[in-house]
RNA backbone atom coordinates (compact mmCIF):
# COMPACT_ATOMS: atom_id res chain seq x y z
P N A 1 -1.71 2.83 3.53
O5' N A 1 -1.25 2.02 2.50
C5' N A 1 -1.39 2.89 1.06
C4' N A 1 -0.98 1.73 0.00
C3' N A 1 -2.12 1.12 0.00
O3' N A 1 -2.88 0.99 -0.61
C1' N A 1 0.00 0.00 0.00
P N A 2 -4.59 1.11 -0.58
O5' N A 2 -4.50 -0.63 -1.18
C5' N A 2 -4.22 -1.11 -2.41
C4' N A 2 -4.36 -2.50 -2.59
C3' N A 2 -5.40 -3.37 -1.85
O3' N A 2 -6.58 -3.58 -2.96
C1' N A 2 -3.10 -4.12 -1.17
P N A 3 -8.22 -3.63 -1.95
O5' N A 3 -7.49 -5.08 -1.85
C5' N A 3 -7.70 -6.45 -2.87
C4' N A 3 -7.58 -7.77 -2.73
C3' N A 3 -8.51 -8.30 -1.19
O3' N A 3 -9.47 -8.60 -2.02
C1' N A 3 -6.16 -8.79 -0.42
P N A 4 -11.07 -8.41 -0.96
O5' N A 4 -11.09 -9.32 0.32
C5' N A 4 -11.04 -11.14 -0.22
C4' N A 4 -10.45 -11.63 1.14
C3' N A 4 -11.48 -11.54 2.32
O3' N A 4 -12.84 -12.03 2.15
C1' N A 4 -9.35 -11.46 2.72
P N A 5 -13.95 -11.61 2.58
O5' N A 5 -13.77 -11.78 4.36
C5' N A 5 -14.00 -13.51 4.98
C4' N A 5 -13.06 -12.95 6.28
C3' N A 5 -14.39 -12.26 7.40
O3' N A 5 -15.84 -13.17 7.48
C1' N A 5 -12.16 -12.00 7.77
P N A 6 -16.66 -12.46 7.90
O5' N A 6 -16.73 -12.19 9.06
C5' N A 6 -16.59 -12.70 10.25
C4' N A 6 -16.12 -12.10 11.39
C3' N A 6 -17.20 -10.69 12.08
O3' N A 6 -18.04 -10.96 12.88
C1' N A 6 -14.86 -9.80 12.09
P N A 7 -19.38 -10.17 12.89
O5' N A 7 -18.78 -9.02 13.48
C5' N A 7 -18.60 -9.60 15.25
C4' N A 7 -18.02 -7.73 15.85
C3' N A 7 -19.52 -6.83 16.26
O3' N A 7 -19.07 -6.26 16.89
C1' N A 7 -17.22 -5.88 14.49
P N A 8 -19.77 -6.25 18.18
O5' N A 8 -21.42 -6.64 18.06
C5' N A 8 -21.90 -5.75 17.71
C4' N A 8 -23.24 -5.52 17.91
C3' N A 8 -23.72 -6.14 19.24
O3' N A 8 -24.23 -5.35 20.02
C1' N A 8 -24.99 -7.33 17.19
P N A 9 -23.55 -5.98 21.78
O5' N A 9 -24.90 -6.15 22.06
C5' N A 9 -25.68 -4.83 22.69
C4' N A 9 -26.05 -5.03 24.09
C3' N A 9 -24.92 -5.39 25.39
O3' N A 9 -25.52 -4.54 26.65
C1' N A 9 -27.17 -6.54 25.38
P N A 10 -23.89 -3.43 26.71
O5' N A 10 -23.18 -4.02 27.59
C5' N A 10 -21.70 -3.17 27.99
C4' N A 10 -21.70 -4.39 29.36
C3' N A 10 -20.35 -5.39 28.46
O3' N A 10 -19.10 -5.26 27.87
C1' N A 10 -22.04 -6.08 30.41
P N A 11 -19.16 -5.61 26.26
O5' N A 11 -18.43 -7.68 26.53
C5' N A 11 -17.60 -7.78 27.14
C4' N A 11 -17.60 -9.33 27.96
C3' N A 11 -17.21 -9.96 26.52
O3' N A 11 -16.26 -10.25 25.93
C1' N A 11 -18.88 -10.49 28.23
P N A 12 -16.18 -10.98 24.25
O5' N A 12 -17.05 -11.77 24.53
C5' N A 12 -16.17 -13.11 24.76
C4' N A 12 -17.01 -14.22 24.43
C3' N A 12 -17.65 -14.82 23.17
O3' N A 12 -16.03 -15.22 22.40
C1' N A 12 -19.35 -15.09 24.75
P N A 13 -16.32 -15.30 20.56
O5' N A 13 -17.95 -16.24 20.51
C5' N A 13 -18.94 -15.65 19.35
C4' N A 13 -20.11 -16.10 19.65
C3' N A 13 -21.06 -16.20 18.14
O3' N A 13 -20.75 -17.12 17.14
C1' N A 13 -22.06 -15.92 20.17
P N A 14 -21.00 -17.20 15.41
O5' N A 14 -23.31 -17.51 15.78
C5' N A 14 -23.71 -16.81 15.00
C4' N A 14 -25.67 -18.17 16.02
C3' N A 14 -26.43 -17.48 14.93
O3' N A 14 -26.61 -18.62 13.94
C1' N A 14 -26.95 -16.68 17.39
P N A 15 -26.13 -18.06 12.46
O5' N A 15 -27.86 -17.28 12.42
C5' N A 15 -29.23 -17.75 12.47
C4' N A 15 -29.98 -17.04 12.69
C3' N A 15 -30.58 -15.61 11.35
O3' N A 15 -30.59 -16.34 10.46
C1' N A 15 -30.28 -14.81 13.79
P N A 16 -30.46 -15.45 9.18
O5' N A 16 -30.68 -16.52 7.76
C5' N A 16 -30.05 -17.56 7.95
C4' N A 16 -30.42 -18.63 6.98
C3' N A 16 -31.52 -18.20 5.92
O3' N A 16 -31.37 -19.12 4.76
C1' N A 16 -32.67 -19.43 7.37
P N A 17 -30.17 -18.95 3.58
O5' N A 17 -31.02 -17.80 2.33
C5' N A 17 -30.89 -17.34 1.44
C4' N A 17 -32.02 -16.32 0.84
C3' N A 17 -32.67 -15.30 1.38
O3' N A 17 -32.59 -14.04 0.63
C1' N A 17 -33.95 -17.13 0.75
P N A 18 -31.52 -13.30 0.94
O5' N A 18 -32.63 -12.16 1.70
C5' N A 18 -32.01 -11.76 2.68
C4' N A 18 -32.94 -11.19 3.85
C3' N A 18 -34.33 -11.28 3.82
O3' N A 18 -34.46 -10.87 5.41
C1' N A 18 -34.34 -9.39 3.37
P N A 19 -35.44 -12.11 6.34
O5' N A 19 -36.44 -11.34 6.63
C5' N A 19 -36.44 -10.52 7.28
C4' N A 19 -37.63 -10.03 7.87
C3' N A 19 -38.80 -11.37 8.39
O3' N A 19 -39.96 -10.63 9.87
C1' N A 19 -40.02 -9.94 6.72
P N A 20 -39.19 -10.72 11.00
O5' N A 20 -40.25 -10.43 12.40
C5' N A 20 -40.67 -9.28 12.08
C4' N A 20 -40.74 -8.80 13.53
C3' N A 20 -39.32 -8.84 14.42
O3' N A 20 -39.32 -7.70 15.35
C1' N A 20 -41.28 -10.14 15.54
P N A 21 -38.37 -6.89 15.17
O5' N A 21 -37.28 -6.96 15.55
C5' N A 21 -37.14 -7.54 16.56
C4' N A 21 -35.71 -8.98 16.54
C3' N A 21 -35.44 -9.31 18.39
O3' N A 21 -36.09 -10.25 19.04
C1' N A 21 -33.81 -8.99 16.92
P N A 22 -36.84 -10.16 20.21
O5' N A 22 -35.87 -11.21 20.69
C5' N A 22 -35.46 -12.49 21.53
C4' N A 22 -34.58 -13.44 21.25
C3' N A 22 -33.90 -13.97 22.43
O3' N A 22 -34.71 -14.62 23.31
C1' N A 22 -32.39 -13.50 20.49
P N A 23 -33.89 -14.45 24.90
O5' N A 23 -32.92 -15.69 25.16
C5' N A 23 -33.21 -17.00 24.29
C4' N A 23 -31.73 -17.66 24.41
C3' N A 23 -30.85 -17.64 26.03
O3' N A 23 -31.22 -18.97 27.19
C1' N A 23 -29.60 -17.65 23.92
P N A 24 -31.35 -18.77 28.21
O5' N A 24 -29.19 -19.33 28.58
C5' N A 24 -29.05 -19.85 28.30
C4' N A 24 -28.08 -19.97 27.95
C3' N A 24 -27.15 -19.26 29.41
O3' N A 24 -27.01 -20.03 30.42
C1' N A 24 -25.75 -18.60 27.73
P N A 25 -27.45 -19.45 32.35
O5' N A 25 -25.86 -18.62 32.62
C5' N A 25 -24.70 -19.34 32.33
C4' N A 25 -23.90 -18.67 32.31
C3' N A 25 -23.73 -17.09 33.33
O3' N A 25 -23.15 -17.44 34.89
C1' N A 25 -23.43 -16.45 31.18
P N A 26 -23.73 -16.79 36.32
O5' N A 26 -23.51 -15.31 35.80
C5' N A 26 -22.23 -15.02 36.33
C4' N A 26 -22.05 -13.75 35.88
C3' N A 26 -23.28 -12.85 36.68
O3' N A 26 -22.59 -12.21 37.81
C1' N A 26 -23.10 -12.00 34.09
P N A 27 -23.62 -12.03 38.81
O5' N A 27 -24.95 -10.81 38.68
C5' N A 27 -23.56 -9.22 38.99
C4' N A 27 -24.83 -8.34 38.51
C3' N A 27 -25.87 -8.79 39.23
O3' N A 27 -26.00 -7.77 40.76
C1' N A 27 -26.82 -8.30 37.14
P N A 28 -26.56 -8.29 41.86
O5' N A 28 -28.37 -8.12 41.44
C5' N A 28 -28.66 -6.58 41.45
C4' N A 28 -30.23 -6.54 41.41
C3' N A 28 -31.03 -7.19 41.78
O3' N A 28 -31.10 -6.88 43.06
C1' N A 28 -31.32 -7.61 39.71
P N A 29 -31.60 -7.80 44.38
O5' N A 29 -33.21 -8.28 44.26
C5' N A 29 -34.09 -7.27 44.23
C4' N A 29 -35.04 -8.08 43.83
C3' N A 29 -36.06 -8.86 44.38
O3' N A 29 -36.09 -8.96 45.70
C1' N A 29 -35.98 -9.86 42.08
P N A 30 -35.81 -10.28 47.11
O5' N A 30 -36.93 -11.25 46.52
C5' N A 30 -38.44 -10.85 45.91
C4' N A 30 -38.76 -12.33 45.75
C3' N A 30 -38.58 -14.10 46.26
O3' N A 30 -40.08 -14.28 47.29
C1' N A 30 -38.63 -14.10 44.22
P N A 31 -39.42 -14.80 49.06
O5' N A 31 -39.56 -16.19 48.06
C5' N A 31 -40.52 -16.62 47.26
C4' N A 31 -40.84 -18.03 46.33
C3' N A 31 -39.85 -19.36 48.07
O3' N A 31 -40.87 -19.87 48.56
C1' N A 31 -39.00 -19.35 45.75
P N A 32 -40.20 -19.95 49.94
O5' N A 32 -39.41 -21.30 49.99
C5' N A 32 -39.40 -22.38 49.20
C4' N A 32 -38.09 -23.67 49.44
C3' N A 32 -37.11 -23.52 50.62
O3' N A 32 -37.62 -24.38 51.32
C1' N A 32 -36.06 -22.98 47.98
P N A 33 -37.66 -24.37 52.86
O5' N A 33 -36.50 -23.83 52.84
C5' N A 33 -35.16 -25.12 52.89
C4' N A 33 -33.28 -24.28 53.50
C3' N A 33 -33.50 -23.62 54.43
O3' N A 33 -33.62 -24.95 55.40
C1' N A 33 -32.15 -22.89 53.03
P N A 34 -34.04 -24.55 56.87
O5' N A 34 -33.31 -23.19 57.34
C5' N A 34 -34.31 -22.70 58.53
C4' N A 34 -33.65 -21.45 59.49
C3' N A 34 -32.65 -20.81 58.49
O3' N A 34 -33.06 -19.39 57.87
C1' N A 34 -31.51 -21.73 60.18
P N A 35 -33.23 -19.05 56.42
O5' N A 35 -31.52 -18.14 56.06
C5' N A 35 -31.18 -17.39 57.00
C4' N A 35 -29.57 -16.85 56.56
C3' N A 35 -29.32 -17.20 55.59
O3' N A 35 -29.05 -16.12 54.76
C1' N A 35 -27.96 -18.60 56.86
P N A 36 -29.80 -16.19 52.81
O5' N A 36 -27.92 -16.79 52.82
C5' N A 36 -27.28 -16.26 51.34
C4' N A 36 -26.28 -17.45 51.68
C3' N A 36 -25.63 -17.77 50.42
O3' N A 36 -25.17 -17.16 49.43
C1' N A 36 -25.23 -19.26 51.90
P N A 37 -26.02 -17.25 47.74
O5' N A 37 -25.26 -18.96 47.17
C5' N A 37 -24.15 -18.39 47.06
C4' N A 37 -23.29 -20.23 47.01
C3' N A 37 -23.77 -20.96 45.73
O3' N A 37 -23.11 -20.45 44.64
C1' N A 37 -24.20 -22.13 47.58
P N A 38 -23.85 -20.20 43.20
O5' N A 38 -24.84 -21.71 43.27
C5' N A 38 -23.94 -23.13 42.73
C4' N A 38 -25.07 -24.15 42.73
C3' N A 38 -25.92 -24.20 41.81
O3' N A 38 -25.68 -24.48 40.13
C1' N A 38 -26.25 -24.96 44.05
P N A 39 -26.93 -24.02 39.32
O5' N A 39 -28.03 -24.75 39.79
C5' N A 39 -28.01 -25.64 39.61
C4' N A 39 -29.95 -26.17 39.88
C3' N A 39 -31.09 -25.43 39.11
O3' N A 39 -31.28 -25.58 38.35
C1' N A 39 -31.29 -25.11 41.93
P N A 40 -31.93 -24.90 36.87
O5' N A 40 -33.18 -24.77 37.64
C5' N A 40 -34.44 -25.55 37.47
C4' N A 40 -35.61 -25.05 38.32
C3' N A 40 -36.13 -24.15 37.73
O3' N A 40 -36.92 -24.05 36.34
C1' N A 40 -36.07 -23.41 39.97
P N A 41 -36.77 -22.90 35.63
O5' N A 41 -37.94 -21.36 35.82
C5' N A 41 -39.38 -21.87 36.28
C4' N A 41 -39.59 -20.45 36.65
C3' N A 41 -39.35 -19.51 35.85
O3' N A 41 -40.64 -19.08 35.44
C1' N A 41 -39.11 -19.23 38.60
P N A 42 -40.57 -18.37 33.20
O5' N A 42 -40.37 -16.95 34.13
C5' N A 42 -41.61 -16.06 34.51
C4' N A 42 -40.81 -14.60 34.92
C3' N A 42 -40.39 -13.62 34.77
O3' N A 42 -41.23 -13.11 33.73
C1' N A 42 -39.29 -13.85 36.92
P N A 43 -40.56 -12.22 32.53
O5' N A 43 -39.88 -11.29 33.07
C5' N A 43 -40.84 -10.14 33.71
C4' N A 43 -39.80 -9.27 34.35
C3' N A 43 -38.73 -8.40 33.49
O3' N A 43 -39.44 -7.33 33.18
C1' N A 43 -37.63 -8.80 35.53
P N A 44 -38.98 -6.83 31.71
O5' N A 44 -38.03 -5.58 31.44
C5' N A 44 -37.75 -4.43 32.69
C4' N A 44 -36.10 -4.58 32.74
C3' N A 44 -35.38 -3.94 31.59
O3' N A 44 -35.55 -3.12 31.16
C1' N A 44 -34.21 -5.99 32.80
P N A 45 -35.41 -2.41 29.71
O5' N A 45 -34.13 -2.46 29.21
C5' N A 45 -32.92 -1.83 30.04
C4' N A 45 -31.44 -2.80 30.07
C3' N A 45 -31.30 -2.86 28.11
O3' N A 45 -30.20 -1.67 27.41
C1' N A 45 -30.46 -4.47 29.40
P N A 46 -31.08 -1.12 26.43
O5' N A 46 -30.28 -1.55 25.25
C5' N A 46 -28.95 -1.42 25.15
C4' N A 46 -28.98 -1.79 23.65
C3' N A 46 -29.65 -0.60 22.30
O3' N A 46 -28.46 -0.56 21.46
C1' N A 46 -29.80 -3.21 22.12
P N A 47 -28.27 1.22 21.99
O5' N A 47 -28.54 1.67 20.64
C5' N A 47 -30.02 1.57 19.79
C4' N A 47 -29.17 2.10 18.63
C3' N A 47 -28.86 1.58 17.94
O3' N A 47 -29.34 1.13 16.52
C1' N A 47 -28.45 3.81 17.98
P N A 48 -29.29 0.11 15.72
O5' N A 48 -28.58 -1.08 16.38
C5' N A 48 -26.77 -0.88 15.88
C4' N A 48 -26.03 -2.46 15.68
C3' N A 48 -25.01 -2.54 14.69
O3' N A 48 -24.03 -3.77 15.03
C1' N A 48 -26.91 -4.32 15.31
P N A 49 -22.97 -3.96 14.14
O5' N A 49 -22.09 -2.09 14.49
C5' N A 49 -21.95 -1.90 15.88
C4' N A 49 -21.04 -0.83 16.10
C3' N A 49 -21.46 0.42 14.75
O3' N A 49 -21.92 1.39 15.97
C1' N A 49 -18.77 0.16 14.98
P N A 50 -23.06 2.19 15.06
O5' N A 50 -22.47 3.65 14.15
C5' N A 50 -22.07 3.92 15.03
C4' N A 50 -21.38 5.42 14.38
C3' N A 50 -22.48 5.81 13.52
O3' N A 50 -23.32 6.97 13.26
C1' N A 50 -20.21 5.15 12.16
P N A 51 -25.03 6.74 12.38
O5' N A 51 -24.65 7.06 11.23
C5' N A 51 -24.10 8.09 10.75
C4' N A 51 -24.12 8.47 9.24
C3' N A 51 -24.75 8.47 8.24
O3' N A 51 -25.78 9.22 7.92
C1' N A 51 -22.91 6.80 7.57
P N A 52 -27.32 9.22 7.46
O5' N A 52 -27.11 8.86 5.84
C5' N A 52 -26.64 9.91 5.35
C4' N A 52 -26.03 9.07 3.84
C3' N A 52 -27.46 8.47 3.26
O3' N A 52 -28.02 9.44 2.57
C1' N A 52 -25.25 7.51 3.25
P N A 53 -29.64 8.88 2.12
O5' N A 53 -29.20 7.61 1.02
C5' N A 53 -29.10 8.24 -0.13
C4' N A 53 -28.57 6.85 -1.09
C3' N A 53 -29.82 5.96 -1.38
O3' N A 53 -30.64 6.35 -2.53
C1' N A 53 -27.86 3.94 -0.54
P N A 54 -32.03 5.80 -2.38
O5' N A 54 -32.30 4.12 -2.88
C5' N A 54 -31.70 3.81 -4.07
C4' N A 54 -31.83 2.25 -3.72
C3' N A 54 -32.65 1.54 -3.31
O3' N A 54 -34.24 1.66 -4.93
C1' N A 54 -31.22 0.51 -2.69
P N A 55 -35.56 2.32 -4.87
O5' N A 55 -36.08 0.92 -3.83
C5' N A 55 -36.18 -0.02 -3.96
C4' N A 55 -36.40 -1.26 -3.17
C3' N A 55 -37.87 -0.83 -2.59
O3' N A 55 -38.55 -1.37 -3.17
C1' N A 55 -36.28 -1.76 -0.76
P N A 56 -40.22 -0.17 -3.10
O5' N A 56 -40.70 -0.15 -1.66
C5' N A 56 -41.61 1.06 -1.27
C4' N A 56 -42.21 0.48 -0.02
C3' N A 56 -40.70 -0.11 1.11
O3' N A 56 -40.79 0.88 1.99
C1' N A 56 -42.94 -1.88 0.88
P N A 57 -38.94 0.72 2.17
O5' N A 57 -39.14 -0.21 3.23
C5' N A 57 -39.33 0.16 4.26
C4' N A 57 -39.25 -1.33 5.26
C3' N A 57 -38.07 -2.10 5.14
O3' N A 57 -37.25 -1.33 6.38
C1' N A 57 -39.43 -3.80 4.68
P N A 58 -35.78 -1.05 5.90
O5' N A 58 -34.93 -2.55 6.01
C5' N A 58 -34.98 -3.45 6.89
C4' N A 58 -34.08 -3.99 7.20
C3' N A 58 -32.83 -3.11 8.02
O3' N A 58 -31.65 -3.85 9.10
C1' N A 58 -31.96 -3.97 5.78
P N A 59 -31.82 -3.71 10.35
O5' N A 59 -30.92 -4.68 10.92
C5' N A 59 -30.17 -3.73 11.17
C4' N A 59 -28.70 -4.69 11.10
C3' N A 59 -28.47 -5.75 9.65
O3' N A 59 -27.13 -4.97 9.08
C1' N A 59 -28.40 -7.38 11.81
P N A 60 -27.36 -4.56 7.43
O5' N A 60 -27.40 -6.11 7.17
C5' N A 60 -26.22 -6.76 7.10
C4' N A 60 -26.17 -8.01 6.34
C3' N A 60 -26.62 -8.39 5.00
O3' N A 60 -26.09 -9.43 4.41
C1' N A 60 -28.39 -9.53 6.26
P N A 61 -24.78 -8.98 3.31
O5' N A 61 -25.73 -8.16 2.10
C5' N A 61 -26.07 -9.32 0.94
C4' N A 61 -26.11 -8.05 -0.17
C3' N A 61 -25.28 -6.98 -0.14
O3' N A 61 -24.01 -7.25 -0.71
C1' N A 61 -27.78 -6.11 0.07
P N A 62 -23.45 -6.15 -0.72
O5' N A 62 -23.64 -5.67 -1.06
C5' N A 62 -23.10 -4.89 -2.70
C4' N A 62 -23.45 -3.44 -3.90
C3' N A 62 -22.04 -2.50 -2.97
O3' N A 62 -21.06 -2.95 -3.70
C1' N A 62 -24.30 -1.42 -2.61
P N A 63 -19.44 -2.66 -2.83
O5' N A 63 -19.44 -1.25 -2.55
C5' N A 63 -19.37 -0.40 -3.59
C4' N A 63 -19.50 1.17 -2.73
C3' N A 63 -18.67 2.15 -2.22
O3' N A 63 -17.24 2.38 -2.47
C1' N A 63 -20.54 2.17 -1.42
P N A 64 -15.78 1.80 -1.45
O5' N A 64 -16.14 3.02 -0.49
C5' N A 64 -15.87 4.19 -0.86
C4' N A 64 -15.80 5.10 0.07
C3' N A 64 -15.11 4.91 1.50
O3' N A 64 -13.80 5.69 1.02
C1' N A 64 -17.22 5.59 2.00
P N A 65 -13.02 4.64 1.57
O5' N A 65 -12.80 5.34 3.63
C5' N A 65 -12.71 6.45 3.86
C4' N A 65 -13.50 6.73 5.55
C3' N A 65 -13.01 6.01 6.45
O3' N A 65 -11.27 6.58 7.11
C1' N A 65 -15.23 5.70 6.89
P N A 66 -10.30 5.77 7.12
O5' N A 66 -10.78 5.07 8.98
C5' N A 66 -11.31 6.24 10.19
C4' N A 66 -12.04 5.40 11.16
C3' N A 66 -11.22 4.14 11.90
O3' N A 66 -10.04 4.62 12.70
C1' N A 66 -13.47 3.60 12.02
P N A 67 -8.91 3.66 12.63
O5' N A 67 -9.39 2.55 13.49
C5' N A 67 -9.62 2.46 14.73
C4' N A 67 -10.05 1.44 15.73
C3' N A 67 -9.24 0.26 15.46
O3' N A 67 -8.07 0.22 16.36
C1' N A 67 -11.39 -0.35 14.89
P N A 68 -6.56 -0.50 15.78
O5' N A 68 -6.90 -2.23 16.08
C5' N A 68 -7.44 -2.56 17.23
C4' N A 68 -8.15 -4.18 16.73
C3' N A 68 -6.81 -5.06 16.01
O3' N A 68 -6.17 -5.86 17.31
C1' N A 68 -9.75 -5.37 15.23
P N A 69 -4.54 -6.05 16.46
O5' N A 69 -5.16 -7.41 15.48
C5' N A 69 -5.17 -8.40 16.74
C4' N A 69 -6.01 -9.55 15.35
C3' N A 69 -4.70 -10.13 13.91
O3' N A 69 -4.22 -10.99 14.65
C1' N A 69 -7.01 -9.87 13.29
P N A 70 -2.72 -11.30 13.68
O5' N A 70 -3.03 -11.69 12.98
C5' N A 70 -3.30 -13.10 12.65
C4' N A 70 -3.80 -13.57 11.21
C3' N A 70 -3.34 -13.54 10.32
O3' N A 70 -1.73 -14.66 10.30
C1' N A 70 -4.39 -12.78 9.26
P N A 71 -0.24 -13.85 9.59
O5' N A 71 -0.18 -13.90 7.86
C5' N A 71 -0.75 -14.87 7.19
C4' N A 71 -1.14 -14.25 5.50
C3' N A 71 -0.36 -13.90 5.21
O3' N A 71 0.75 -15.12 4.45
C1' N A 71 -2.04 -12.98 4.54
P N A 72 2.60 -14.33 4.04
O5' N A 72 2.51 -13.80 2.84
C5' N A 72 1.74 -14.12 1.50
C4' N A 72 2.13 -12.99 0.27
C3' N A 72 2.94 -12.17 0.42
O3' N A 72 4.43 -12.72 0.06
C1' N A 72 1.33 -10.60 0.41
P N A 73 5.76 -12.27 0.01
O5' N A 73 5.33 -10.86 -0.40
C5' N A 73 5.78 -10.13 -1.48
C4' N A 73 5.68 -9.03 -2.07
C3' N A 73 6.86 -8.15 -1.10
O3' N A 73 7.83 -8.52 -2.22
C1' N A 73 4.82 -6.72 -0.55
RNA sequence: ACGCCAGUAGCUCAAUUGGCAGAGCAGCGGAUUCCAAAUCCGCAGGUUGAGUGUUCGAGUCACUCCUGGCGUG

The RNA shown here (transfer RNA) has 73 nucleotides and comes from a Phycisphaerales bacterium.
Its Rfam family is "tRNA". Rfam's curators write: Transfer RNA (tRNA) molecules are approximately 80 nucleotides in length. It is annotated as a transfer RNA.
The prediction has a mean pLDDT of 82.
It was read from a public genome assembly.